[in-house]
RNA sequence: UACUUAUCAAGAAAGGCUGAGGGUAAUGGCCCGAUGAAGCCUUGACAACCUCUCCCGUUAGUGACGGGAAAAGGUGCCAAAUCCAUCCUGGAUAUGUCCGGGACAGAUAAGUC
Numbered sequence: 001u002a003c004u005u006a007u008c009a010a011g012a013a014a015g016g017c018u019g020a021g022g023g024u025a026a027u028g029g030c031c032c033g034a035u036g037a038a039g040c041c042u043u044g045a046c047a048a049c050c051u052c053u054c055c056c057g058u059u060a061g062u063g064a065c066g067g068g069a070a071a072a073g074g075u076g077c078c079a080a081a082u083c084c085a086u087c088c089u090g091g092a093u094a095u096g097u098c099c100g101g102g103a104c105a106g107a108u109a110a111g112u113c
Base pairs, nucleotide, nucleotide: 002112003111004110005109006108007107008106013043014042015041016040017039021032022031023030026086027085028084029083044078046076049074050073051072053069054068055067056066057065058064059063082105087102088101089100090099091098092097
């Protein structure tokens, strides 16, 4: 880098350095930002994908599978649904829009080449 599977409306910020952008790219919208963006560092939190540990159930079984707890390790994450739309499509409508489904793309985890 590519592929596979799962999840993506929940949840969770302080300090230091720095100083103007940021919300993945594009376009449009809408937001965040000198009451400090992005980035880096420290600490803390959130979550529970993988590992470890423990409990319950199924099973012939110390294995396997399912459910739960915990949060030590590996990641992740800490404005707004992945901020919203874009392509296809269903419904409603006061024709301004509104509510859905799918695809694409993306993010994260685990795995494969």